[in-house]
Model confidence (mean pLDDT): 80 of 100. A computed fold for a 121-nucleotide RNA, annotated as FMN riboswitch aptamer (RFN element). It was read from a public genome assembly, where an Rfam model found it.

RNA sequence: GGUUGUCUUCGGGGCGGAGUGAAAUUCUCCACCGGCGGUUAAAGUCCGCUAACAAGCAAUGCUUGCCGAGUCUGUGAAAUUCAGACACCGACGGUUAUAGUCCGGAUACGAGAAGAUGUGA
Numbered sequence: 001g002g003u004u005g006u007c008u009u010c011g012g013g014g015c016g017g018a019g020u021g022a023a024a025u026u027c028u029c030c031a032c033c034g035g036c037g038g039u040u041a042a043a044g045u046c047c048g049c050u051a052a053c054a055a056g057c058a059a060u061g062c063u064u065g066c067c068g069a070g071u072c073u074g075u076g077a078a079a080u081u082c083a084g085a086c087a088c089c090g091a092c093g094g095u096u097a098u099a100g101u102c103c104g105g106a107u108a109c110g111a112g113a114a115g116a117u118g119u120g121a
Base pairs, nucleotide, nucleotide: 004120005117006116007115008114009113010112016030017029018028019027032100033090034089035049036048037047038046044088045087053065054064055063056062057061070086071085072084073083074082092104093103094102
């Protein structure tokens, strides 16, 4: 120095204005938000992953399935990551009316990040 054990902490943001209506933070117009690791250079849209959702299995977990969306121009050694422009996407259940933003499972789970400790192999 690498691998590994145990523990601690951290670890997701956003409906403001107008309109219609009996009723909408759910519809329409404008606005707003962007988890984790990687990548020659910084990413919601590249590559991979998590939560969620579905099914199975004697099963508080594991396996499988599912798993959204970007182009152009410029700079550069290097950018689908930067700058400019114009686009696009967003689990499940609930609701006087259809939800990325409200309420709920959730004081949950979590990809992971930082640190402490042991010094076993």